This is a predicted structure of a 73-nucleotide RNA (transfer RNA) from a Nanobdellota archaeon. The coordinates come from a structure-prediction model, not an experiment, and the mean pLDDT is 82. Rfam family: tRNA. It is annotated as a transfer RNA. Gene Ontology term of the family: triplet codon-amino acid adaptor activity. Taxonomically the source falls in Nanobdellota (Archaea, Nanobdellati).
RNA sequence: GCCCCUGUAGCUCAGCGGCUAGAGCGACAGCCUUGUAAGCUGUAGGUCGAGAGUUCAAAUCUCUCCAGGGGCU
Repeated sequence: GCCCCUGUAGCUCAGCGGCUAGAGCGACAGCCUUGUAAGCUGUAGGUCGAGAGUUCAAAUCUCUCCAGGGGCU
């Protein structure tokens, strides 16, 4: 220098262009318990890496850039 993959909640990850972006773990609160843990219920937490474009509509498609990983020379 070229090519490929990944980037979504604190962590690990889902998410055929269309209903309000979700799950597990974690956090917090409540229930239960003599108390803790476990269990049950609920709540909060996201500018979907950044910017632009296409489209009636973009986390999803296109382009550029950024970060991480891998390969080739």